[in-house]
Predicted 3D model of a 328-nucleotide part of an RNA (large-subunit ribosomal RNA, domain IV) from Synechococcus elongatus PCC 7942 = FACHB-805. Model confidence (mean pLDDT): 89 of 100. The source organism's lineage runs through Bacteria, Bacillati, Cyanophyceae, Synechococcales and Synechococcus elongatus. Its Rfam family is "Bacterial large subunit ribosomal RNA". RNAcentral holds the full RNA, with entries from ENA and SILVA.

Context: one part of a larger RNA
RNA sequence: CUCUCUCUAAGGAACUCGGCAAAAUGACUCCGUAACUUCGGGAGAAGGAGUGCCCACCUAAGACGUGGGUCGCAGUGAAGAGGCCCAGGCGACUGUUUACCAAAAACACAGGUCUCCGCUAAGUCGUAAGACGAUGUAUGGGGGCUGACGCCUGCCCAGUGCCGGAAGGUUAAGGAAGCUGGUCAGCGCAAGUGAAGCUGGCGACCGAAGCCCCGGUGAACGGCGGCCGUAACUAUAACGGUCCUAAGGUAGCGAAAUUCCUUGUCGGGUAAGUUCCGACCCGCACGAAAGGCGUAACGAUCUGGGCGCUGUCUCAGAGAGAGGCUCG
Numbered sequence: 001c002u003c004u005c006u007c008u009a010a011g012g013a014a015c016u017c018g019g020c021a022a023a024a025u026g027a028c029u030c031c032g033u034a035a036c037u038u039c040g041g042g043a044g045a046a047g048g049a050g051u052g053c054c055c056a057c058c059u060a061a062g063a064c065g066u067g068g069g070u071c072g073c074a075g076u077g078a079a080g081a082g083g084c085c086c087a088g089g090c091g092a093c094u095g096u097u098u099a100c101c102a103a104a105a106a107c108a109c110a111g112g113u114c115u116c117c118g119c120u121a122a123g124u125c126g127u128a129a130g131a132c133g134a135u136g137u138a139u140g141g142g143g144g145c146u147g148a149c150g151c152c153u154g155c156c157c158a159g160u161g162c163c164g165g166a167a168g169g170u171u172a173a174g175g176a177a178g179c180u181g182g183u184c185a186g187c188g189c190a191a192g193u194g195a196a197g198c199u200g201g202c203g204a205c206c207g208a209a210g211c212c213c214c215g216g217u218g219a220a221c222g223g224c225g226g227c228c229g230u231a232a233c234u235a236u237a238a239c240g241g242u243c244c245u246a247a248g249g250u251a252g253c254g255a256a257a258u259u260c261c262u263u264g265u266c267g268g269g270u271a272a273g274u275u276c277c278g279a280c281c282c283g284c285a286c287g288a289a290a291g292g293c294g295u296a297a298c299g300a301u302c303u304g305g306g307c308g309c310u311g312u313c314u315c316a317g318a319g320a321g322a323g324g325c326u327c328g
Stems, first nucleotide, its partner, number of pairs: 001323008010314002014312001019309001027051005036041001038148001052070006071075001083307007090299002095107002111146007123132003149294004154224003159221002161217005168212003174206002178202006186193002225243005252286001253283001264280005
């Protein structure tokens, strides 16, 4: 010097990204317990007091209880044994996960909703046989989204998807009237012409679904404007004009796990606060089941504050054991 421990004056988070680590709390009995709340909870809230032994009474009792006494610095005499509170974000919750850097606000979840499926179900695996679904039958099964609960969930169907429609347009194989070429019986002296058959080409017209078309549909994929003016201080604009659109973002929330400018501005907390909390709204670029906003309880979650406590620190010291080092 390193490691693992023990102790430390005064101070007590000044340490640090951050109280990381350590310290502190700790059992049992009694007293006493707030906001909030889904009335269950929150609660071991918080905060206090007591605890040995002896005697008496009570007693079945060396329990308990009451009274009295007594010893020590110390009586759950050693060990083991919650730190607590306030506020906020996220996720309702218990669960699940990256075997070996992530345990979470991710996944799941009850609940909600849409959609498919009438049973040889839909769906899935397989070339098939076959199997699962299911020895089930719509209060069932599959798929998608959302994610307890409370209050809610606006506008747009123009595009895309899906569903419905079948009048019209378009449209395949196939069929096909007709047209046309090759071949060759016949005819012709020849040039040529040329029936039937066979074989090529073209082809009016008849041909479904689909697409076009006509409707519907958003807890389907998705989308939810711009400019200018206006009130008797100023400022602002309830109001008006105009352009565009399928429709121009409702409620609620908002510098937010979202705010660039930004350490926005104001208030709170601090002596001092880029964080935090409450407001404001100018939302670069929230917004309603890729749900919106709340929410008791819960959390090895994240953020801010406080009490207690401490060698985290001011600032270091002493001690124990182990290693290192020197000698051997």